The prediction has a mean pLDDT of 85. This is a predicted structure of a 477-nucleotide part of an RNA (small-subunit ribosomal RNA, 3' major domain) from a metagenome. The full RNA is in RNAcentral, with records from SILVA.

Context: one part of a larger RNA
RNA sequence: UGACGGGGGCCCGCACAAGCGGUGGAGCAUGUGGUUUAAUUCGACGCAACGCGAAGAACCUUACCUGGAUUUGACAUCCCGAGAAGUCCCUUGAAAAAGGGAUGUGCCCUUCGGGGAGCUCGGUGACAGGUGCUGCAUGGCUGUCGUCAGCUCGUGUCGUGAGAUGUUGGGUUAAGUCCCGCAACGAGCGCAACCCCUGUCUCUAGUUACCAGCAUUCGGUUGGGGACUCUAGAGAUACUGCCCCGGUCAACGGGGAGGAAGGUGGGGAUGACGUCAAGUCCUCAUGGCCUUUAUAUCCAGGGCUACUCACGUGCUACAAUGGGUUGUACGAGGGGUCGCGAUCUCGCGAGGGUGAGCUAAUCCCAAAAACCAACCCGUAGUUCGGAUUGGAGUCUGCAACUCGACUCCAUGAAGCUGGAAUCGCUAGUAAUCGUGGAUCAGCAUGCCACGGUGAAUACGUUCCCGGGCCUUGUACA
Numbered sequence: 001u002g003a004c005g006g007g008g009g010c011c012c013g014c015a016c017a018a019g020c021g022g023u024g025g026a027g028c029a030u031g032u033g034g035u036u037u038a039a040u041u042c043g044a045c046g047c048a049a050c051g052c053g054a055a056g057a058a059c060c061u062u063a064c065c066u067g068g069a070u071u072u073g074a075c076a077u078c079c080c081g082a083g084a085a086g087u088c089c090c091u092u093g094a095a096a097a098a099g100g101g102a103u104g105u106g107c108c109c110u111u112c113g114g115g116g117a118g119c120u121c122g123g124u125g126a127c128a129g130g131u132g133c134u135g136c137a138u139g140g141c142u143g144u145c146g147u148c149a150g151c152u153c154g155u156g157u158c159g160u161g162a163g164a165u166g167u168u169g170g171g172u173u174a175a176g177u178c179c180c181g182c183a184a185c186g187a188g189c190g191c192a193a194c195c196c197c198u199g200u201c202u203c204u205a206g207u208u209a210c211c212a213g214c215a216u217u218c219g220g221u222u223g224g225g226g227a228c229u230c231u232a233g234a235g236a237u238a239c240u241g242c243c244c245c246g247g248u249c250a251a252c253g254g255g256g257a258g259g260a261a262g263g264u265g266g267g268g269a270u271g272a273c274g275u276c277a278a279g280u281c282c283u284c285a286u287g288g289c290c291u292u293u294a295u296a297u298c299c300a301g302g303g304c305u306a307c308u309c310a311c312g313u314g315c316u317a318c319a320a321u322g323g324g325u326u327g328u329a330c331g332a333g334g335g336g337u338c339g340c341g342a343u344c345u346c347g348c349g350a351g352g353g354u355g356a357g358c359u360a361a362u363c364c365c366a367a368a369a370a371c372c373a374a375c376c377c378g379u380a381g382u383u384c385g386g387a388u389u390g391g392a393g394u395c396u397g398c399a400a401c402u403c404g405a406c407u408c409c410a411u412g413a414a415g416c417u418g419g420a421a422u423c424g425c426u427a428g429u430a431a432u433c434g435u436g437g438a439u440c441a442g443c444a445u446g447c448c449a450c451g452g453u454g455a456a457u458a459c460g461u462u463c464c465c466g467g468g469c470c471u472u473g474u475a476c477a
Base pairs, nucleotide, nucleotide: 001477002476003474004473005472007471008470009469010468011467012466013465015461016460019425020424021423022422023421026316027315028314029313030312031311032310033309034307035306042053043052064302065301066300067299068298069297070296073127077126078125079123080122081121082120083119086103087102088101089100090099091098092097107116108115109114129291130290132289133288134287138285139284140280141279142278143276145274150189151188152187153186154185155184156165157164158163169180170179171178195268196267197266198265200236201235202234203233204232205231206230210225211224214223215222239262242256243255244254245253246252318418322377323376324375325374326373327372334365335364336363339358340357344353345352346351384415389410390409391408392407393406394405395404431453432452433451434450435449436448437447
């Protein structure tokens, strides 16, 4: 100087407390461990691994296994020889591939012999190749402490020196934020602001959006309108600016007015010096090592989907604040031409046929659902719950056996609110209800986003956890 303390002081954070809802019990989904296996590819392991890499394993992917093949190679550059390239057919085969046959000649230059570009085949070796090892050789990227308020430097001063000072102190703040003081005076990276979305208003502009008044219609449908909504561009607005009180005539705090909004308005992006030899050599790049008829390459099939068991994360429930049937209303943000697909029609349905319109504020996906109204159910393993199983189908796709999703009929398991323990959340939040998107042929309870309905509680900081500042002790560095 740090680090540590079941030392002290001050202060924060859904850290506790106060509340609301969960997990832990059940069934299933998914990830992991373990076990099994020819293989169940690899990585990730307290927080910060475990719905993680994977925004989508039937083949492919695919790295694994079994078998069948290839060896200048699936891919790149160079050299030599041949042939244009290409197209079609046959045999063997699971395919990869091997063998055979037919057809066919382009472009540029030309002395018409040929040469060149390009592509294919054969050969030679230089080389290719490696998701092989090392993340403890690395770059890059990322997680984490933590959006915590800290981390430093120049000059000066003090100290033999390591270092200290500044950065400590008194206040204050979300903040090393600001004020005052001070052997310090300044500065940098962080904080804040500048950026984006949202909340209010104004102006500009009205099509595909809108419709107050005037006509018109089943319908903003059409004429028309430029008010309103909305769209999308430019501006305005909030600054403790004003008033009162407290405070050191300060920073600032409390209250009030006005205002759409008040003291950082709400949300996002933004992550200092560094820590964890944290993660990644399987995104990519890369040193070294290893491999080179194999640890490379191609193909078929299998596996990554196994299943006594254990754990994590979720979904659905156990019901009446509910379940069912019928009727009926309201949203935002997205996606769509190898696409979204209206209408009509067939089917109980998943879907099939037809194919209008739309390269989209125009057309489509698209029905929002919870809500509300009426009726049934009456506390029961039930009209709760839907696992499992049998049968019949639909769709995608060469192909759904291993191993897809969905539909219909039948079946109708566990489960009656979950031990110890443990998680999230402070407001348009939790809870609850649907909707869209990426990936994607198909496949979502995951992920990312969108809106609808919409709470309870916070006395307080003694305690648990994490963190910041000062101080103290130390057999630690």
Rfam family: Bacterial small subunit ribosomal RNA.